[in-house]
Record summary:
Transfer RNA from Wallemia ichthyophaga, 72 nucleotides, folded computationally. Rfam family: tRNA. Rfam classes the family as a transfer RNA. The source organism's lineage runs through Eukaryota, Wallemiomycotina, Wallemiomycetes, Wallemiaceae and Wallemia.
RNA sequence: GUGGUUGUGGUAUAAUGGUUAGCACGUUCCGUUGUGGCCGGUAAGAUCCAGGUUCGAUUCCUGGCAACCACA
Numbered sequence: 001g002u003g004g005u006u007g008u009g010g011u012a013u014a015a016u017g018g019u020u021a022g023c024a025c026g027u028u029c030c031g032u033u034g035u036g037g038c039c040g041g042u043a044a045g046a047u048c049c050a051g052g053u054u055c056g057a058u059u060c061c062u063g064g065c066a067a068c069c070a071c072a
Stems, first nucleotide, its partner, number of pairs: 001071007010025002013022001018055001027043001029041003048064005
């Protein structure tokens, strides 16, 4: 340099174009406990960026960025 795959809370992952983006772990707070843990409840926290298509985009298209793989 060329081609391909992937990009979603702190981490891992789901969501076949539709009403609050879901679950688990973790974190906050409350309860429980003599204290801590376990357990129960509660709250906060995310769609890589910019455009396009569409009534409606995490999803489809284009470009960019990043990571990984292959080739050179």